[in-house]
RNA sequence: AUUAGUAACUUUGGAGAAGCUCAUAUCAUAUGAGUGCCGAAGGUGCAAGCACUGCUUUUUACGGUGUGAAACUCUCAGGCAAAAGGACAAAGGGAUGGUU
Numbered sequence: 001a002u003u004a005g006u007a008a009c010u011u012u013g014g015a016g017a018a019g020c021u022c023a024u025a026u027c028a029u030a031u032g033a034g035u036g037c038c039g040a041a042g043g044u045g046c047a048a049g050c051a052c053u054g055c056u057u058u059u060u061a062c063g064g065u066g067u068g069a070a071a072c073u074c075u076c077a078g079g080c081a082a083a084a085g086g087a088c089a090a091a092g093g094g095a096u097g098g099u100u
C1' cells in the first nucleotide's frame, strides 16, 4: 500500500407467532408433558454457473459426482404478553491476520 473502512465493540431503530392445556413446586414464576403456531440468533437444503467424470474418434447433446447465494426452503435449535434475545439497517469505531 492492499485485502477493507472489513471484524470486534458502542448508540439508535428493529418483525412474526397460544400470557394455550395438564402436572409438580412457587411470592413473582420455574420445570416437565401435550396440542397448535412463528422465522430474523445459530444450523439444514439448492438454481444458474464452474470443476471433474461416464458415453463418444472428437465436439455437441445426455447422464453421474463435487462445488454452489438469499430475506427462498426445512423447523434441528430458537421463539409465540412485557423484559431479554433478535437477522438486518443507520451513525460512530477501528483491528488481528494474509498478500505485495
Stems, first nucleotide, its partner, number of pairs: 001099003009092005018035001020034006036080003042076001043074001045072001049067006

Description:
Glycine riboswitch aptamer, 100 nucleotides, folded computationally. The coordinates come from a structure-prediction model, not an experiment, and the mean pLDDT is 79.